[in-house]
Context: one part of a larger RNA
RNA sequence: UCCUCUCUAAGGAACUCGGCAAAAUAGCCCCGUACCUUCGGAAGAAGGGGUGCCUCAGUAGGGUAACUGCCAAGGAAGCCCGAACGGGCCGCAGUGAAAGGGGCCAAGCGACUGUUUAACAAAAACACAGCUCUCUGCUAACACGAAGAGUGGACGUAUAGGGAGUGACACGUGCCCGGUGCCGGAAGGUCAAGCGGAGAGGUUAGCUUCUUUAAGAAGCGAAGCCUCAAAGUUAAGCCCCGGUGAACGGCGGCCGUAACUAUAACGGUCCUAAGGUAGCGAAAUUCCUUGUCGGGUAAGUUCCGACCUGCACGAAUCGUGUAACGACUUGGCCGCUGUCUCAGAGAGGAACUCG
Numbered sequence: 001u002c003c004u005c006u007c008u009a010a011g012g013a014a015c016u017c018g019g020c021a022a023a024a025u026a027g028c029c030c031c032g033u034a035c036c037u038u039c040g041g042a043a044g045a046a047g048g049g050g051u052g053c054c055u056c057a058g059u060a061g062g063g064u065a066a067c068u069g070c071c072a073a074g075g076a077a078g079c080c081c082g083a084a085c086g087g088g089c090c091g092c093a094g095u096g097a098a099a100g101g102g103g104c105c106a107a108g109c110g111a112c113u114g115u116u117u118a119a120c121a122a123a124a125a126c127a128c129a130g131c132u133c134u135c136u137g138c139u140a141a142c143a144c145g146a147a148g149a150g151u152g153g154a155c156g157u158a159u160a161g162g163g164a165g166u167g168a169c170a171c172g173u174g175c176c177c178g179g180u181g182c183c184g185g186a187a188g189g190u191c192a193a194g195c196g197g198a199g200a201g202g203u204u205a206g207c208u209u210c211u212u213u214a215a216g217a218a219g220c221g222a223a224g225c226c227u228c229a230a231a232g233u234u235a236a237g238c239c240c241c242g243g244u245g246a247a248c249g250g251c252g253g254c255c256g257u258a259a260c261u262a263u264a265a266c267g268g269u270c271c272u273a274a275g276g277u278a279g280c281g282a283a284a285u286u287c288c289u290u291g292u293c294g295g296g297u298a299a300g301u302u303c304c305g306a307c308c309u310g311c312a313c314g315a316a317u318c319g320u321g322u323a324a325c326g327a328c329u330u331g332g333c334c335g336c337u338g339u340c341u342c343a344g345a346g347a348g349g350a351a352c353u354c355g
Stems, first nucleotide, its partner, number of pairs: 001350008010341002014339001019336001027051005036041001038168001052089004061081004067074002090094001102334007109326002114126002130166007142152003169321004174251003179248002181244005188239003194233002199228005206220005252270005279313001280310001291307005
């Protein structure tokens, strides 16, 4: 010097990102207990008092059965359990050691118990009951599978099963269907293979002409075979016409106007599919920003309550509240303390030095 402990005058968070760590609280009995609330809770709220030993006393009291009795009830010799008031005694100290809640106020998020990154994250993330949309009529949808097998779904049958979103509960959930998706639509447009086969081409038995007598050259060319192929016919899809938001998503700008000023209920104009409703709002969202005002402090970039100028909240990618709950996050207070002012002493180890 380091590690693990113990104690500390006065102060008591001045430490620090932050009370991190430590200290403190603690069992049982009695008294007492607020806001709020979904009436269950909150609650061990908070805050107080008691606690040993002897005696009272194995007392009071409670339990236990034959029996009585219709039931209810009564009933204890024995056995089991077993106080209190009062009185007395000792110590600094009586849950005498160990084990064994610190508490309160306010806000955010998530309703809750649960689940998770085995080995840096336990959370506001995931799940969750509840809500909604959608698919599925049974050989169900859907899934596994090479599958016309088989299996799960399910020995279930729409109060069932699959998929998706939201996430208890309360009050709500506005406008836009132009784009994208999905659903519906016996018309029309486009449109594949197939069907169809107008027509075109290749091949050549033959014919014609030419040159020459034996093979050629040029032209035409039936049938058959082969190739190409127009019109016509034709499903889904797409186009088209509608619907649909708890489908993917979206939810404006400029100018003027009231008898102080300011502001604009009001008017004009442009654009749009429609221009953000209720509620909330400097917020887990606010850049400017330590916004402004109020509260709390001697002093507050955090916190709480307001305001609204929302850079860039907003309604099941849910909005706003909410009792209870949380090893969650934030601010404040009481208690408590070596966290600190500011350090000291001690115990046991380690390192180091010497033997």
Predicted 3D model of a 355-nucleotide part of an RNA (large-subunit ribosomal RNA, domain IV) from a Pseudomonadota bacterium. The RNAcentral record of the full RNA draws on ENA. Its mean pLDDT, the model's own confidence on a scale to 100, is 87. Lineage of the source: Bacteria > Pseudomonadati > Pseudomonadota.